This is a predicted structure of a 350-nucleotide part of an RNA (small-subunit ribosomal RNA, central domain) from a metagenome. Its mean pLDDT, the model's own confidence on a scale to 100, is 86.

[in-house]
Context: one part of a larger RNA
RNA sequence: UUGGGCGUAAAGCGAGUGCAGGCGGUUUGUUAAGUCAGAUGUGAAAGCCCGGGGCUCAACCCCGGAAGUGCAUUUGAAACUAUCAGACUUGAGUAAGGGAGAGGAAAGUGGAAUUCCUGGUGUAGAGGUGAAAUUCGUAGAUAUCAGGAGGAACACCAGUGGCGAAGGCGACUUUCUGGACCAAUACUGACGCUCAGACUCGAAGGCGUGGGGAGCAAACAGGAUUAGAUACCCUGGUAGUCCACGCAGUAAACGUUGUACACUAGGUGUCACGGGUAUUGACCCCUGUGGUGCCGUAGCUAACGCAUUAAGUGUACCGCCUGGGGAGUACGAUCGCAAGAUUAAAACUC
Numbered sequence: 001u002u003g004g005g006c007g008u009a010a011a012g013c014g015a016g017u018g019c020a021g022g023c024g025g026u027u028u029g030u031u032a033a034g035u036c037a038g039a040u041g042u043g044a045a046a047g048c049c050c051g052g053g054g055c056u057c058a059a060c061c062c063c064g065g066a067a068g069u070g071c072a073u074u075u076g077a078a079a080c081u082a083u084c085a086g087a088c089u090u091g092a093g094u095a096a097g098g099g100a101g102a103g104g105a106a107a108g109u110g111g112a113a114u115u116c117c118u119g120g121u122g123u124a125g126a127g128g129u130g131a132a133a134u135u136c137g138u139a140g141a142u143a144u145c146a147g148g149a150g151g152a153a154c155a156c157c158a159g160u161g162g163c164g165a166a167g168g169c170g171a172c173u174u175u176c177u178g179g180a181c182c183a184a185u186a187c188u189g190a191c192g193c194u195c196a197g198a199c200u201c202g203a204a205g206g207c208g209u210g211g212g213g214a215g216c217a218a219a220c221a222g223g224a225u226u227a228g229a230u231a232c233c234c235u236g237g238u239a240g241u242c243c244a245c246g247c248a249g250u251a252a253a254c255g256u257u258g259u260a261c262a263c264u265a266g267g268u269g270u271c272a273c274g275g276g277u278a279u280u281g282a283c284c285c286c287u288g289u290g291g292u293g294c295c296g297u298a299g300c301u302a303a304c305g306c307a308u309u310a311a312g313u314g315u316a317c318c319g320c321c322u323g324g325g326g327a328g329u330a331c332g333a334u335c336g337c338a339a340g341a342u343u344a345a346a347a348c349u350c
Stems, first nucleotide, its partner, number of pairs: 004321003007304002012318001014201004021194003025088005031082001033081002035077008049065006091191001092188004097182002103177007110154001115149007125136002162169002206247006215241002220236004258317006266295011299306002323350003332343004
């Protein structure tokens, strides 16, 4: 390479946009590059294969044929792929209408709670634990009332509910803004799918500069526990957590399941928008489309399980795997302020 695979055994890039490339709906004609058929030339000899012959046979040797799947030239065919020209509407998209949504960005506002400060009441404890102690408190704590400051997070609603490509998104209002869905038309006319490289986004933690700092809390300190206790428990507590602008680019970034399209029993919830029926108030009942769950047939699977949201049946394109360890390491290269990230072996060993 052929082949076999990628939910859990090794294996789906964290996610998207998308150039090159690969693949591509229905139909009419054109050309003849691929494709197919014929002819000619060439395809050395020997060898292989077939037929015949010579050494007593065979090996070996001789003669003839076939083959030489290829290449070139030429004559044709026109179904398929392709080219060019034209047409179509089912794929894809656009416009007008409608409702749903924690989709994104910015600004502003709100209440509960914690902490702190000021003042009032009030007096000896409070706090914490398995039990304690460190700790706070007669310089008046804890408790309680009133006022103020400040930061962060938004109880209930809340739902295998919603939205988003993924990461993720949850108080309220306003402004700006992306996407999806539904219904009935009209329009464009294959404009499509996938995508190496590239580019963009990307939790937490981390880094840089400047702010901010209530609570929580790595590190650190103390008190306990213990044989010890660099822990679990307790009292404190700094980075950090928050904001702005940059960097970083990784996660059990998981549905451990790439994207797109088509087909293949049903049943039952729920969300969004319809149609019918009913009542004229919402329900109830029948039904359509799109999402999101559960159960389950065929089929698949090593089994578990999956099962119209497939891990079924097929197609297109991309990524990835090839025994365990060494190792996601060394070296080199690229990126980064650094931490490190990406790419990625071998010896040796079982």